[in-house]
């Protein structure tokens, strides 16, 4: 800096917590989280091709867009599971609830 409402599961090991944090709500001895193997999803980067624009005498280079591929990452419960801070609107009655927008934090590249 970009993206984060889509998508994608089997086997083995192992044996208690796990979903980053707090609250909520979930998953889990009908074996979770994790590790290993296989399978899959996606297309950020790399590679290849095409186009537009810019630079260059030229070879070519850069940016952007589109397509192909699947080499390097990533991912395969729940929207990043939801909320946390601020704003707008509606409901409610003095507690709060809902919707939307932005932010923070986080994840991946």
């Nucleotide at each position: 800096c970009a993206u984060c409402a889509a998508g994608a599961c089997c086997g083995g090991c192992g044996g208690a917590g796990g979903g980053a944090u707090a609250g909520g709500c979930c998953c889990u001895u009908g074996g979770a989280u994790g590790c290993c193997g296989g399978g899959g999803c996606a297309a950020c980067c790399a590679g290849c091709g095409c186009g537009a624009c810019g630079c260059g005498c030229a070879a070519g280079c850069g940016u952007c867009g589109c397509g192909c591929c699947a080499g390097g990452u990533g991912c395969c419960a729940a929207g990043u599971c939801c909320u946390g801070c601020g704003g707008u609107g509606a409901g409610u009655u003095c507690c709060c609830u809902c919707a939307c927008c932005g932010g923070a934090a986080g994840a991946u590249g």

This is a predicted structure of a 109-nucleotide RNA (SAM riboswitch aptamer (S box leader)) from a soil metagenome. The sequence is in RNAcentral, with records from MGnify. Of the family's consensus pairs, 97% are formed in the model. The coordinates come from a structure-prediction model, not an experiment, and the mean pLDDT is 85.